[in-house]
RNA sequence: AUUAGCUGAGUUGGUCAGAGCAUGGUACUGAGAAUGCCAAGGUCACAGGUUCAGUUCCUGUAU
Numbered sequence: 001a002u003u004a005g006c007u008g009a010g011u012u013g014g015u016c017a018g019a020g021c022a023u024g025g026u027a028c029u030g031a032g033a034a035u036g037c038c039a040a041g042g043u044c045a046c047a048g049g050u051u052c053a054g055u056u057c058c059u060g061u062a063u
Stems, first nucleotide, its partner, number of pairs: 001063002005021003014052001023039005045061005
């Protein structure tokens, strides 16, 4: 250091974890590309602890 297929933000602990690329749909086009819009996609590495509440704090484990 570990968060979506890849990249990668976030959180003095609190409603639904946000974005880019990629993917699917759609508008546009004679047809495409590009572009716009919409959608899907997350056991926040794993386990335990603290707490009314943990992605966030603490401990251990794995890489």